[in-house]
Overview:
TPP riboswitch aptamer (THI element) from Fundidesulfovibrio agrisoli, 102 nucleotides, folded computationally. Lineage of the source: Bacteria > Thermodesulfobacteriota > Desulfovibrionia > Desulfovibrionales > Fundidesulfovibrio.
RNA sequence: AUGGGCCGAUUGGGGUGUUCCGGCCCGAGCGCCGGAACUGAGAUCAUACCCAUUGAACCUGACGCAGUUCGGACUGCCGGAGGGAAUCGGACCCGCAGGGCG
Repeated sequence: AUGGGCCGAUUGGGGUGUUCCGGCCCGAGCGCCGGAACUGAGAUCAUACCCAUUGAACCUGACGCAGUUCGGACUGCCGGAGGGAAUCGGACCCGCAGGGCG
C1' cells in the first nucleotide's frame, strides 16, 4: 500500500411482539378501534430505527430447551449451525506486506 475502524453519499435488506383497560359485535371466543404498561435502536409506516459480506440487522431450526415474568425472544443456550442485502468517496485512527536510508 491492499485492508480494517469511523464519517458521508447513493442503492438495497429487515423487524414491528407481550400484557392490561375501555368500546364495537345479543353474549362468548376471535377480530377491529382507542388508550396505557414491559423490553428494546426500533413494537407496522415510524419514512423513522437497525443492518449491508471482518454480514447475530434479520430469517430457518422453532408451537425448540432452560430460567424469569401478570405476560412475552424478557434473559441465556441453540450459534466456530445454516441462510442473508454494496458500490463510491474522505480529514482522521488502527495496522504493516513491500521499498529506501542509516
Description: Of the family's consensus pairs, 100% are formed in the model. It was read from a public genome assembly, where an Rfam model found it.